[in-house]
RNA sequence: GAAAAGGGCAAACCCACCGCAAGGUGGGGGCGCAAAGCUACGGAGCCCACGAGGCCUGCCGAGCUACCGAA
Numbered sequence: 001g002a003a004a005a006g007g008g009c010a011a012a013c014c015c016a017c018c019g020c021a022a023g024g025u026g027g028g029g030g031c032g033c034a035a036a037g038c039u040a041c042g043g044a045g046c047c048c049a050c051g052a053g054g055c056c057u058g059c060c061g062a063g064c065u066a067c068c069g070a071a
Stems, first nucleotide, its partner, number of pairs: 001068001008033002013028006031058001037064003041061003045055003
């Protein structure tokens, strides 16, 4: 973060499975993404059997890492 190059990830929705649920995993599918890679660390949100519990980073920040390489 411009042009390209090699590419990568993958929304909604559908199917199967797991979970009380939020949601997660796999397959299909592509709305999009220059970190839409990793970490639940802070905030926000969500679920709950209300437990010092759980989910979510493709909501905003933070930390770490990575390909290309002009101004």
This is a predicted structure of a 71-nucleotide RNA (c-di-GMP-I riboswitch aptamer) from a soil metagenome. The RNAcentral record of the sequence draws on MGnify.